A computed fold for a 367-nucleotide RNA from a Pseudomonadota bacterium, annotated as Bacterial RNase P class A.
Taxonomically the source falls in Pseudomonadota (Bacteria, Pseudomonadati).
Its Rfam family is "Bacterial RNase P class A". Rfam links the family to the GO terms tRNA processing, dimeric ribonuclease P complex and ribonuclease P activity. The family's RNA type in Rfam is ribozyme.
Model confidence (mean pLDDT): 77 of 100.
It is recorded under the gene name rnpB.

[in-house]
RNA sequence: GAAGUCGGCCGGACAGUCGCGGUAUCCGCUAGUCGGGUACGGAGGAAAGUCCGGGCUCCAUAGGGCAAGGCGCCAGGUAACGCCUGGGGGGCGUGAGCCCACGGAAAGUGCCACAGAAAAUAUACCGCCUCAGCAUCUUCUGGUUUCGGCCGGGGGUGCCGGUAAGGGUGAAAUGGUGCGGUAAGAGCGCACCGCGCCGCUGGUAACAGCGGUGGCAGGGAAAACCCCGCCUGGAGCAAGACCAAAUAGGGGAACAUCGAUGCGGCCCGCAUAAGUUCCCGGGUAGGUUGCUUGAGCCGCGUGGCGACACGCGUGCCAGAUGAAUGACUGUCCACGACAGAACCCGGCUUACAGGCCGACUUCCACU
Repeated sequence: GAAGUCGGCCGGACAGUCGCGGUAUCCGCUAGUCGGGUACGGAGGAAAGUCCGGGCUCCAUAGGGCAAGGCGCCAGGUAACGCCUGGGGGGCGUGAGCCCACGGAAAGUGCCACAGAAAAUAUACCGCCUCAGCAUCUUCUGGUUUCGGCCGGGGGUGCCGGUAAGGGUGAAAUGGUGCGGUAAGAGCGCACCGCGCCGCUGGUAACAGCGGUGGCAGGGAAAACCCCGCCUGGAGCAAGACCAAAUAGGGGAACAUCGAUGCGGCCCGCAUAAGUUCCCGGGUAGGUUGCUUGAGCCGCGUGGCGACACGCGUGCCAGAUGAAUGACUGUCCACGACAGAACCCGGCUUACAGGCCGACUUCCACU
């Protein structure tokens, strides 16, 4: 200098004017969901998707089981997690580094297109082989002959048979390479590698290394059903709590007409409905609360490889509810992306113009 990898940070700046909504405080009178003054503060790294986990609230709930869903190497972190950190194993890259739903395929069921003999109870298309058997050919060869042939050997072809080395098909073909062996072959035998089992050593563990042993056992896929282990009660701030008009309806008490209706022949009595007044509770509109001091943020220190934990300090840092956070002007620059809180927090994922910083890798050149 070039090309890359990983991590962190910023997300137009400054000033003025006018607005919008919040909190505190003061003033005004029409006393309100009012108006005005002053001070302070007013969106994000993702506020997003609403995909996980928790707090909080209400409902449900003896215990256990089923169903359903999720997760799945080991250890740790955390309130918790499907998140994060460190480690192991596998894959990719020259490397920094990146990626992995990474328990079980010998419990069972199902699936593996096309091609191919065969996709899993294995099997045999081409090829390779010819010890034994059958058929057939022989222009080769030996013997024999009554000259037609006959017997034997060799060779060729086919069937039957052996084989799974090689070819071919496929994403994938029943351990791999080599030597021996054989008619040709084959873990048939042996060596090494791989695999299973056992032991020892190291490690908290996942696992790794070493030694022994078994010729070796059944391909893939569980993000197919499934099996094993672990986790999960449901609904969500429109949760929930409080105050509470008008109208209608509900419950209770009292009163009066000395009434109405029913029971009855009549009276007493009882019941029912309507009337007036008062009281009570539920509940709608509306209002208040939940609401922002929090597993929070920032700085420093200590412990830890790290995620993180602990201690100290510093402040209080949006809280709306038709829902504010904006507009204009001026100056400057690299000319500004994705995008707008709605109960709160921890994650993940997705979107993003442009820019800054740090660590590291590979290559080239020079000293």